């Protein structure tokens, strides 16, 4: 240098043009006949979707540079 994958709440991972979804974490209650309970269970908060532009009535999602990140190939 060329060429492919990744980049989304604190972590991991879904969404491939129409309201950003789950799982753990975290914050609250919180049975099991009194305590306790770091438990099942119930509720709640938190994402400008790497970074700018662009196409669209509308972009996490297409398109173009760039930036991080991984592999391949010179």
């Nucleotide at each position: 240098g060329c060429u492919g994958g990744g980049g989304u709440g604190g972590u991991c991972u879904a969404g491939u043009g129409g309201u950003a979804a789950g799982a753990c974490g975290c914050c609250g209650g919180g049975a099991c006949a009194g305590c306790a309970g770091c438990u099942a269970c119930c509720g709640g908060a938190g994402a400008u979707c790497g970074u700018c532009g662009g196409u669209u009535c509308g972009a996490a999602u297409c398109c173009g540079a760039c930036c991080c990140u991984c592999g391949g190939c010179a």
Molecule: transfer RNA
Organism: Hypoxylon sp. FL1150